Annotation: This is a predicted structure of a 153-nucleotide RNA (glmS glucosamine-6-phosphate activated ribozyme aptamer). Its Rfam family is "glmS glucosamine-6-phosphate activated ribozyme aptamer". It is annotated as a riboswitch. The sequence was found by an Rfam model in a public genome assembly.
RNA sequence: CUUGGAAAGUAAGCGCCCGAACUUUGGCAUGGCCAAAGUUGACGAGGUGAGAGAUGAUCGAAUUUUCGGCGGAUGUCUCUCCGGCAGAUCAACCUGCCGCAGCCUGUCACAAAUAUACGGGUGACCGUAAAACAAAAGGCAGUGCAAAGAUGA
Numbered sequence: 001c002u003u004g005g006a007a008a009g010u011a012a013g014c015g016c017c018c019g020a021a022c023u024u025u026g027g028c029a030u031g032g033c034c035a036a037a038g039u040u041g042a043c044g045a046g047g048u049g050a051g052a053g054a055u056g057a058u059c060g061a062a063u064u065u066u067c068g069g070c071g072g073a074u075g076u077c078u079c080u081c082c083g084g085c086a087g088a089u090c091a092a093c094c095u096g097c098c099g100c101a102g103c104c105u106g107u108c109a110c111a112a113a114u115a116u117a118c119g120g121g122u123g124a125c126c127g128u129a130a131a132a133c134a135a136a137a138g139g140c141a142g143u144g145c146a147a148a149g150a151u152g153a
Stems, first nucleotide, its partner, number of pairs: 014071004019067001020040009043060003049081007082099006089153003093149001102145002104142005116129005
C1' cells in the first nucleotide's frame, strides 16, 4: 500500500418530544370522543486560537405546525492569555483590528427545501434524481473616509 473480516463511531441549524397537528385500524350511546399503532415537528448558506463570566445565538429561502417545548451549540458582549495584521524596517510597547486582519460605497459570485419526475408506504408521509432562485460572511474595485503614536537600533 492492497484485499477480506469484526467491533465501535458517524449529528452542532444539530438531536429529541408526554403538548399540538395529521394518518390508519378498531370501538362507541357516531359527525365527535376513546383506544392501539404510526407520521410531522427548521430548508439550506455561514460559522470554533485557549480560558473565565454574561447572554441564550448569525443570514436569508419557503409560508397550513418552520406551532409549542426540552437538551445541546462553532454566535454576540466583557476580561486575561496565545498567534498575527496595519501604523516604512526590526525589537518590546502603544493605538486600532483579525483569528487572513479599519470603516464606507459600488460591484461580483455561491444553496437547499418547496414544485417536478421516479421509487417505497393502505395512509399521514418518506427516499432518490436532475434543474431554478437568496442574504450575510466573502472576492474585486474606489485610492472615498478614518488612523498613522512613542523609545531604541